[in-house]
RNA sequence: GGAAACUUAUGGCAAAGCCGGUGAAAGCCGGUGACGCAAAACUAAAGGGACUACCGGACGCAUAUUGCUCCUAUGUCAGCCAGUUGCCUGC
Numbered sequence: 001g002g003a004a005a006c007u008u009a010u011g012g013c014a015a016a017g018c019c020g021g022u023g024a025a026a027g028c029c030g031g032u033g034a035c036g037c038a039a040a041a042c043u044a045a046a047g048g049g050a051c052u053a054c055c056g057g058a059c060g061c062a063u064a065u066u067g068c069u070c071c072u073a074u075g076u077c078a079g080c081c082a083g084u085u086g087c088c089u090g091c
Stems, first nucleotide, its partner, number of pairs: 002091001012037002017032006035079001041084003047081002049077003056071003060068003
């Protein structure tokens, strides 16, 4: 320097659930808790995908004030793929 992820060390992170906060929601934050993870680190200001719909739109429905349904990201997700960086060990 390279590729790999079977083994070792030091460690790290923390799903679901529950409690509190925040938000229209998705979600996020703190605590608790461990399902798992060699990238479960970083990137959502520009690759794909997924979630949500306050606002907005309907030449949609029902009604007479708004309600319901559908569409819509400017809101989110990196523990979906992707990109970037990267620990130990043997090879």
This is a predicted structure of a 91-nucleotide RNA (c-di-GMP-I riboswitch aptamer) from Aquitalea palustris. Its mean pLDDT, the model's own confidence on a scale to 100, is 80. NCBI's taxonomy places the organism under Bacteria, Pseudomonadati, Pseudomonadota, Betaproteobacteria, Aquitalea.